[in-house]
Context: one part of a larger RNA
């Protein structure tokens, strides 16, 4: 000199764009952050309609009970792209957060072979027959609650069996494996045809992932030896898959001064900062990968998890309890306490982009888009311009002549970026119509009036900028050298000056 996710002190006008718990991976009140599909299914409900049955009332006509009409209530039927607790499907493995752990094939890079891949695309086939349940619901019952038990009924694209079989396994004989329908249109009348979506099998692609290897990847030798599933083989098991991945047996190997083992520290990278470069430092925001989700362990489901807002067990902590037993997990977005020098709103919207589900309408989305707060940073603008000497007053200095603040002010003329008030008013919307949180915002126009807007540090040398007064090795200053003991350009105040400027200085850290 440059830099910062900075903090502190003094000061503070505006706008744009960014950034904002670096500390306690400390504990968390409250709300929201993952749902969706009725075009898979039964059921319950709501609304409407006309028709039918029954009842009541009124009116009319006939006559003592009928007919017609209207209204009301109720039941049935039909319809609604109606609503939903449950069964079922897909999604909750993405998106969002954090950096505790990990020195490792974790990451980076370059290769490899023994693998899997829902949804999507392409190709070739298939979708025949049958069955038993179960939730919801009803009855009953246990419990304070959370949540259950028993009996009975029922549906499906839920579940099961048979058939069929390109395929798979196998040297071969042979063995073995599948399915589901829904909606619409038309004709009709126990259905059929067509269209759309869905289902099963096989093959290929795409995407995503698992695995192996070469090289690279911090410090310590005041850590020198380490290792028994350890190193290799065979059989068996296991996995989607190669492999001591596991196990039995056999052999005795394997690593290490080119640093094994042990200990400490640390998420890695693209990048970022600095530097002429080589290098050094660093890894906030953004992007890729990894790991984690109160702590430890475990599996289930599934194409995919050993799963942040799923399950089970143990532990610590918090809460409820009728003391028998239950509930919870902000390292999601806001927010609270604590810690700390220190880090924001319990905001608006799904209008855009993207994601999940759905045939669609649409629903959900604290992802995201925005607004709010903070000079935290970068960039831009302003705090007026021109004229104006009697060089006013006042301050300071003075050799008392004057010098300086200083064209500075006053005063005259002008302008309106900003500011205030009023009016108009977007793009962002794709897609004919409709759809904008931001937002009556940006922007434009008019009016008003210099009006609303300057500080901070320094002035001995390094280093741009000097005098007076006070103090008297005191009080104090200080980055280094060093100032201060009676004329201090170094302390304190004042006047003046210099530098930067909505900032300026200090501290911390890196080059």
């Nucleotide at each position: 000199g440059g830099a910062u996710g900075a903090a502190c002190g003094c000061u503070g006008g505006c706008g744009g764009c960014a950034u904002g718990c670096u500390u306690a991976a400390c504990a968390c009140a409250u709300g929201c952050a993952a749902g969706u599909c009725g075009a898979a299914c039964g059921a319950a409900g709501c609304u409407a309609u006309c028709u039918u049955g029954c009842a009541u009332u009124u009116a009319u006509g006939u006559u003592u009970a009928c007919a017609u009409a209207a209204a009301u209530a109720u039941a049935a039927a039909u319809a609604g792209a109606c609503u939903u607790a449950g069964u079922g499907g897909c999604g909750g493995a993405c998106g969002g957060g954090u950096g505790a752990g990990g020195a490792a094939c974790a990451c980076g890079u370059a290769a490899g072979a023994a693998c899997c891949u829902a949804c999507c695309u392409u190709u070739a086939g298939g979708a025949g027959g049958g069955g038993g349940a179960u939730a919801a619901c009803a009855a009953u019952u246990g419990g304070a609650a959370a949540c259950g038990g028993u009996u009975g009924c029922u549906a499906a694209a839920a579940c099961c069996c048979c058939a069929u079989a390109a395929g798979c396994u196998g040297a071969g004989g042979a063995g073995u494996a599948a399915a589901a329908a829904a909606u619409g249109u038309a004709a009709a009348a126990a259905u059929u045809a067509c269209a759309u979506u869905g289902c099963c099998u096989a093959a290929a692609g795409a995407u995503g992932g698992g695995c192996u290897u070469g090289c690279g990847u911090c410090u310590g030798a005041u850590u020198a030896g380490c290792u028994u599933g350890u190193u290799g083989g065979u059989g068996a098991g296991g996995u989607a898959a190669a492999u001591g991945c596991u196990u039995a047996c056999c052999a005795a190997g394997g690593c290490a001064a080119u640093g094994a083992u042990c200990a400490g520290u640390a998420g890695c990278u693209g990048g970022u900062c600095u530097g002429a470069g080589a290098g050094g430092a660093u890894g906030a925001u953004c992007a890729g990968c990894c790991a984690c989700a109160c702590u430890g362990g475990g599996a289930c489901u599934g194409a995919g998890a050993c799963a942040c807002g799923g399950c089970c067990c143990a532990g610590a902590c918090u809460c409820c309890u009728a003391c028998g037993g239950g509930a919870g997990g902000c390292a999601g977005c806001a927010g609270u306490g604590a810690g700390g020098a220190a880090u924001u709103u319990u905001c608006c919207g799904c209008a855009a982009u993207g994601g999940g589900c759905g045939a669609a309408a649409g629903c959900c989305u604290g992802a995201c888009g925005g607004a709010g707060c903070a000079a935290u940073g970068c960039c831009g603008c302003g705090u007026g311009g021109a004229g104006g000497a009697u060089g006013a007053a006042a301050g300071c200095c003075u050799g008392u002549g004057g010098g300086u603040u200083g064209u500075a002010a006053a005063c005259u003329c002008c302008u309106u970026u900003u500011c205030u008030u009023a009016g108009a008013a977007a793009a962002g919307a794709a897609a004919a119509a409709u759809u904008g949180a931001c937002g009556g915002u940006a922007u434009c126009u008019a009016a008003g009036g210099a009006a609303u807007a300057a500080g901070c540090a320094u002035c001995g040398g390094c280093u741009a900028a000097c005098u007076c007064u006070g103090u008297g090795c005191c009080a104090g200053c200080a980055g280094c050298c060093g100032c201060g003991g009676u004329a201090a350009g170094a302390c304190a105040g004042a006047g003046g000056a210099u530098g930067c400027a909505a900032g300026c200085g200090u501290u911390a850290u890196c080059c």
Molecule: small-subunit ribosomal RNA, 5' domain
Organism: Autumnella corcontica